[in-house]
Order: sequence, then structure tokens, then C1' cells
RNA sequence: GGGCUUAUAGUUUAGUGGUAAAAUACUUCGUUGACAUCGAAGAGAUUGUAGGUUCGAUUCCUACUGAGCCCA
Repeated sequence: GGGCUUAUAGUUUAGUGGUAAAAUACUUCGUUGACAUCGAAGAGAUUGUAGGUUCGAUUCCUACUGAGCCCA
């Protein structure tokens, strides 16, 4: 220099155009003599950034940025 993959909750990951979900962690309550386990409830995301397409974008397109890989 060229090419490919990837970016979603504190963390690990789902989500193939129509109001974003799970596990874990966190908070509260119940259970216990107490802790743990278990059960119930709750909070937590401008879906990397900026544009484009569309009535509507996490999803499709482009550029940029970060991470990873391949070729030279």
C1' cells in the first nucleotide's frame, strides 16, 4: 500500500427495515440465626462517529475512527 471481518447495557452476546432482548453483574424485597443458594421486582443503551436511501434504519449504502486477520 491492497483486501476481509468486527463495533449493541459495566461485561459476554442475540437481534435479516416497524417503539432493542438475554445471560451475568448492580439495587430493593422475600427466604436464613447469619452468609450463600433460590425466588420476585427494579434500574441501566442517543445501537462507534458523520452522511445517504426509505414513510420508517441496530438492520441497506458510503466515508471516517478503533480492534482483529490475510496478502505484498